Context: one part of a larger RNA
C1' cells in the first nucleotide's frame, strides 16, 4: 500500500516444510521343513541404541542474588565487630533462571495408486501366451495419514459479531514479563495485584551481634539463631495522574 466502508475475534487449506532409522530378547516352537545335523515364514509381545521435540519433578552443573569459612593487607582512634583490594581474593554450600549427560514424549496406518516381480481372464497365431482390449496382488521411494507454517493464495477466501458517527476501534503515555536487539508480542492502568515496597511462606545457607552461664582458656551452651528469599500468596504503602492523537461519508 492492496483485498472497493472501517473494525475485532474465530477459521478454511492452494501451497510449502519436517518426521520417515533400526538392534536384542520372550512367544508362536525346537513347531512347519528335514534321515539327522539344523531350524523358519506369518503373527503377538518385551526392552535396547542413535536421531528429534518439549520440559527441570528426579540426578546433576551453572548460578559475579544469596549464607557460611578463611588468607594478606589498608580503614572505620583501640579491643571486638564491621569493610575495601587481592581472578567472585581462595574455598564449603546454593533459591529463581537457563541448562543434559537428567525427565517424558515420538517415527503410526485394515490407506491409495504403483516399480520390478507373480498373476487370472484372453486373442492375434482353433495351442499357448500376464497384454494386445480387460482384471487381481505386490516395496523404507510416490501421495495421503502425524506435526508446523500458511488468503500479498493479488485466484487476497470463509463465518461469528460491532459501528452509523468526536463512532466501533487503535495508538501516544505510564506500571510491567510467560516477550525481547529496535519495532513486535503479551498483562494491567484506581471499576486496579502490572512492578516496587511491606507481611507471611516453600526454599538456601547454618546457630548472627550484644549480653548471661559454665570453663583456667580454647570453647560450648541460651539459640533451627541470624541474615537471605530471582519462587508462591496477600496487602493499595508508592508509581501506573491528568490528558491527546488516528479513525467518518460503502450505496442509489
Nucleotide at each position: 500500500c492492496g483485498u472497493a466502508a472501517g473494525a475485532a475475534g474465530u477459521u478454511u487449506g492452494a501451497g510449502g516444510g519436517g518426521c520417515u532409522c533400526u538392534g536384542a530378547c520372550c512367544u508362536u516352537a525346537g513347531u512347519a521343513c528335514g534321515a539327522g545335523a539344523g531350524g523358519a515364514c506369518c503373527g503377538g509381545g518385551u526392552u535396547g541404541g542413535a536421531c528429534g521435540a518439549a520440559c527441570c519433578u528426579c540426578u546433576g552443573g551453572u548460578g559475579u542474588a544469596c549464607c557460611g569459612g578463611u588468607u594478606g593487607u589498608g580503614g572505620u582512634g583501640c579491643c571486638a565487630a564491621c569493610u575495601g583490594c587481592a581472578c567472585c581474593g581462595c574455598c564449603g554450600g546454593g533459591u529463581a533462571g537457563c541448562u543434559a549427560u537428567g525427565u517424558u514424549c515420538g517415527g503410526u496406518g485394515a490407506g491409495g495408486a504403483u516399480a520390478a516381480g507373480c498373476g487370472c481372464u484372453g486373442a492375434a497365431a482353433g495351442c499357448a501366451u500376464c497384454u494386445a482390449a480387460g482384471u487381481g496382488c505386490g516395496a523404507a521411494a510416490c501421495c495421503c495419514u502425524c506435526c508446523c507454517c500458511a488468503a500479498g493464495a493479488u485466484g487476497a477466501g470463509a463465518c461469528u459479531u460491532c459501528u452509523u458517527u468526536a463512532a466501533a476501534a487503535g495508538g501516544c503515555c505510564g506500571u510491567c514479563a510467560u516477550a525481547g536487539a529496535c519495532g513486535a508480542u503479551g498483562a494491567c492502568g484506581u471499576u486496579g495485584a502490572u512492578a516496587g515496597g511491606c507481611u507471611g511462606c516453600a526454599g538456601g545457607u547454618g546457630u548472627a551481634a550484644a549480653g548471661g552461664c559454665a570453663g583456667a582458656g580454647a570453647u560450648g551452651u541460651c539459640a533451627a539463631a541470624g541474615c537471605u528469599g530471582a519462587g508462591c500468596a496477600g496487602u493499595a504503602c508508592u508509581a501506573a495522574u491528568u490528558g491527546c492523537c488516528u479513525g467518518u461519508a460503502a450505496g442509489c
Molecule: large-subunit ribosomal RNA, domain VI
Organism: Imperialibacter sp.